[in-house]
Context: one part of a larger RNA
RNA sequence: CUGGGCGUAAAGGGCGCGCAGGCGGUAUUUCAAGUUGUCUGUAAAAACGUGGGGCUUAACCCCAUGUCGCAGACAAAACUAGAAGACUGGAGGCGUGGAGAGGCAGACAGAAUUCCUGGUGUAGCGGUGAAAUGCGUAGAUAUCAGGAAGAAUACCAGUGGCGAAGGCGGUCUGCUGGCCACGAACUGACGCUAAAGCGCGAAAGCCAGGGGAGCAAACGGGAUUAGAUACCCCGGUAGUCCUGGCAGUAAACGAUGUAUGCUGGGUGUGGGAGCAGCGAUGUUUCCGUGCCGAAGUUAACGCGAUAAGCAUACCGCCUGGGGAGUACGGUCGCAAGAUUGAAACUC
Repeated sequence: CUGGGCGUAAAGGGCGCGCAGGCGGUAUUUCAAGUUGUCUGUAAAAACGUGGGGCUUAACCCCAUGUCGCAGACAAAACUAGAAGACUGGAGGCGUGGAGAGGCAGACAGAAUUCCUGGUGUAGCGGUGAAAUGCGUAGAUAUCAGGAAGAAUACCAGUGGCGAAGGCGGUCUGCUGGCCACGAACUGACGCUAAAGCGCGAAAGCCAGGGGAGCAAACGGGAUUAGAUACCCCGGUAGUCCUGGCAGUAAACGAUGUAUGCUGGGUGUGGGAGCAGCGAUGUUUCCGUGCCGAAGUUAACGCGAUAAGCAUACCGCCUGGGGAGUACGGUCGCAAGAUUGAAACUC
């Protein structure tokens, strides 16, 4: 290299866009690069394969012949490639409608929490398994009125919706991306995948400037305990929030790459279109999202038109456990670290 694999055994890149590359719809003509056939040359001998033969056999030795490679000539034209013009089913575009926490920005709203001011009011409050630390006669907790601030948006809410993934949830407005159905007289293969590259990427973390109600690593105190650097309680700073930049990881999970086609059903649910009916409703179909299951598949569990079934194309990845996602080197980063990624040794 060939091979076998990747839901849970080792293995799908976190996700997208995309250059090169690989692969690519229908029919016609042409060409003859690939392909196939015949012939010629070459391919030292030995070796190797096949068929014989010789040493008593074998190893060994001898004879004949051969696959494969390269080059040339001639021929074939199905398939692949090239060329030409054509097609509409893939792809895109157009029109009419539609749903949505998709993204960005701005404005606004109410509930709650904490704090401040004032009123009422008096001895407790708070907390726990029980307590204590803590708060409170300098008037707390409770309650009423007023004010301030920050963060998050109860109900609706749903194995509901949207997004490539991360993710997205009060209301309104503006800007903006994608998706779905139906129609169709447009373009005419414009496609799929995608190493490299580029972009996006939860939380925590970092830099600068703001902000800071609640919560809360660290830290302090109280308990518990043999101890308690914890679990419980009282406090509490980074942080959590905003703006700009960095970082680039995750059980980034459906632990299941993307695209396309094909292969019985049943039952929910979200969005659209059609048909029947006066209507309630029934029914057909497309796109999504769940459950159960035929065939099939799987080591089993399970999966089962949202496949882990049957196939094709391309990419990524795996190859016993530990050492180790470590060391060294490279690249990136302010750092933390990320990425690429061994070996000795050992079982």
The part of an RNA shown here (small-subunit ribosomal RNA, central domain) has 347 nucleotides and comes from an uncultured bacterium.